[in-house]
Context: one part of a larger RNA
This record gives sequence, structure tokens and C1' cells, in this order.
RNA sequence: GACGAACGCUGGCGGCGUGCUUAACACAUGCAAGUCGAACGCACCGCAAGGUGAGUGGCGAACGGGUGAGUAACGCGUGAGAAACCUGCCUUAUAGACCGGAAUAACCAAGGGAAACUUUGGCUAAUACCGGAUAGGACCACGAUGCCGCAUGGCAACGGGGUGAAAGUUCAGGCGCUAUAAGAUGGUCUCGCGUCCCAUUAGCUAGUUGGUAGGGUAACGGCCUACCAAGGCAACGAUGGGUAUCCGACUUGAGAGGGUGAUCGGACACACUGGAACUGAGACACGGUCCAGACUCCUACGGGAGGCAGCAGUGGGGAAUAUUGGGCAAUGGGCGCAAGCCUGACCCAGCAACGCCGCGUGAAUGAAGAAGGUCUUCGGAUUGUAAAGUUCUUUAGUGGGGGAUGAAUAAAAUGACAGUACCCCAAGAAUAAGCCCCGGCAAACUACGUGCCAGCAGCCGCGGUAAUACGUAGGGGGCAAGCGUUGUCC
Repeated sequence: GACGAACGCUGGCGGCGUGCUUAACACAUGCAAGUCGAACGCACCGCAAGGUGAGUGGCGAACGGGUGAGUAACGCGUGAGAAACCUGCCUUAUAGACCGGAAUAACCAAGGGAAACUUUGGCUAAUACCGGAUAGGACCACGAUGCCGCAUGGCAACGGGGUGAAAGUUCAGGCGCUAUAAGAUGGUCUCGCGUCCCAUUAGCUAGUUGGUAGGGUAACGGCCUACCAAGGCAACGAUGGGUAUCCGACUUGAGAGGGUGAUCGGACACACUGGAACUGAGACACGGUCCAGACUCCUACGGGAGGCAGCAGUGGGGAAUAUUGGGCAAUGGGCGCAAGCCUGACCCAGCAACGCCGCGUGAAUGAAGAAGGUCUUCGGAUUGUAAAGUUCUUUAGUGGGGGAUGAAUAAAAUGACAGUACCCCAAGAAUAAGCCCCGGCAAACUACGUGCCAGCAGCCGCGGUAAUACGUAGGGGGCAAGCGUUGUCC
């Protein structure tokens, strides 16, 4: 000097930030992901227009939000590469959308169960599902040609053959559907270099290292399998152990360097613990599914339900860390043609001197140098222009009046914050100062009490009867809504 701090004493206001560093301990309650009737049938309400509800279907739920347990790794950072790759929505372009079919939920009927839920039979629709047609420069194998490169190889055009598509709806403006090419965006993979401590860890390795063939993947690859070979790593530190998310940055320092990785931004990993896949453009999926485990809850004992490291909040742990608040007005996101709906993201408010910054607690005048206190050589000195008194001012605060920007648009409407900020008026010095220190380091001294006691102390050291070092008082010094102490880093 710095701090996500804590503790002691004290505490007026505002702005902007920040706020479980410990138990990735356990969680009551509420909310945090829905939306579309302009895809579809049905039920109900209604005279109708239309609306409501569950269901089928579509898109979203893989974003946003949280945490840092694990991880010493291509995890991260940085620089390259993919002639080895994928990409919903969006943009551009070309071409297309023909003919049919069978079901099923909802619903109805009959059951089972305490519940969660579930069985059987029957009916029905679609942008749900299926069959056929059409087919290019798409894909597959074959033949033949040209050009090029960076090894495998890439690109372009040609021949005949094979394979594969679609969905409609509306208020006719539109919104959608299929195929292909390109772009954009997002992702995946590979490599060079960098990335803590221990050698009181010296040898490690059988899918191990490489090859061939196959499988698998969006894709390369021992990624997996079979066979073959016997390799591969290591003192330039393998293997093992410990510790730890990484970075932009933050902090210190003249710099080099050291330390840290809170808030904000990027990446990664995780979602009660372990494992697995499904759906999907994308997950091996925090508020999805299945299995196992621990724990908690319900039960009619047969069986079921749950996962706050989302926002609040509770218990516990701890020196220690906030409201079960308001609003979608703005920004952003999802769905929707739209109106709009949803959004604990976000914007605000509340709590906390936790931090930084700003302001105030009055100004001028005032010597009889008042009283009181303290000291005294008893003369006086000091507190001290300090107070009182006099004259002013009104920031903040109080009362009254007005009152935003943030809100876009051709116009109108729309503000949680908020009657807030800010402006004007009024009265009145009124409502507002403490903390630490005074032996040296190190700015600031006397008196009394105590008597190696009580105590102080960062180091040196003070205290055993004249203590500037303990305690109190007066005085003084420093900082100031703070001041000290402790802890950590430079």
C1' cells in the first nucleotide's frame, strides 16, 4: 500500500459498488420454461362473434441462472491445422410439393388401486405415421477426361446404372413444407509452445506401441474387435504422491519480479452419489428418463414420492456475509403472423460504515483574557477567541408547492423505480464527533495513585516509593464518520 474481511469503541447524510472465503452439509414453503387455435379432433360456455379446458402436433426447454467438488489434462492460454468434420432457427440462390393408405390420444364404455397411476374394448383428426410416383450438378459403385496440390489426395466437367422428398393453413397481405448449393453463426477434432510442489517417488506400460482387416463415429484415431510384430515412455524427470478449475485481469513494485484468481468478461467441469442410454440440429441433459446406492417423506404395508451448487428463505457449521420484497416500464431471451403470454435473466427497492468518493456537524466578531478545571516557585501559567454575548448563513434535515429524463411512435397509449432525483418557498444554529496515541523507533508532558504489585508491550524494554512507558486527570499529537486491533499478500 491492498482486502469479498472479522473483532472492539463510536456513528449524521448522499452517490456508486460489494456482501457464505466455512458444510459440493441437509432442506419446510412459494416462485425460477413455456408458448402456439393462423397444424388437429373433442368437451364445455355463448343467440352469435368468440372464448375456456385437457389431449395429439410444432418450436423451445442443450439458452439464460448457480457452483468450483473433480481435473496437473490439449483442461486452459496462445499460435497453427482439418484434403478427417457437423450445424435447428437466419440470409442468398435454384428446383419442387403428384397419387394414396393404415392407425392413435383425447372421448365413450367396463374394470384395478389407499395413492402414484393403470388395464381392456370401441370411435375420430392432423403440418403425427406409412406406401407409391417424380429426381438434378444430391448420394452410391463403375468407366473414361482435364487441371492442380501439401503425403493420403483435391477440383471440374462426361457416360450409362442404382438409391432417396414434400404439408398444409389463413382474414390471400402472408406464414409454412421438400431437395440441393453457398454464406453466416455455433460447435467438434488434431498439433507446436507455455502452465505448482516432492527424487526422503526411479523405473513405468499388454490395448500397452505399431501394422493389416473390419466395426463404430458427423469425422481422424486402439475409439473398439480379430490377427501379426515387440514395441512405447523416462534423469530434458516417466511413474507415483500432494495440492489446485484455467485465463482476461486484480494487487504490490520504478521496473524486473512476487502474490491472488471475489465481483465483471471468456473457457472448462459439475448438478444428492455412481452408472447408462433415449429424444433431438444440438445433451449423455440442474428444475427429462432408466438402473443401483445413501438419506428424507407418504402409505390402507401391497406400494409410491423427492433432489435449492436457480431467487428468496430455514436449520447447521462458522470470527463472518442480506428480503420468504416490487415490476416485466427498460435491455435481453422463448413461443406466436400478430395482439400477447412466460421470464427470481434483468431493471429496481430493502438490509449492512463492508469498500471507494463527496458533503455536513456552522460562519464572522468577541479580553473583563469571565467562571470552572489543571499545574504552580503562590507571582502566575494554561485550557483560551475557546465559551458567553453580538451579527449572519441554511448545505444536509424538517414543513409546504411544483416535478422529470429513462418511452419507442406518423399519432395515441404504456414507468416497477416514484411523487424518487431535481427546482422554488418558509422557519430556525437549530437535529449530527468520535477513536487511537504522547519512553525511543515516531508527531505529541505534567500531576496524582500504585510500588517487580496491579499492569503495559510491535521491537528495544517499562514497574522493587519522586514511573513523561502501568491506572486516572489536565494538557497535547494524529486521523476523522470513522478510529484502532487481528489476519493475509507485496
A computed fold for a 490-nucleotide part of an RNA from an uncultured bacterium, annotated as small-subunit ribosomal RNA, 5' domain. Rfam family: Bacterial small subunit ribosomal RNA.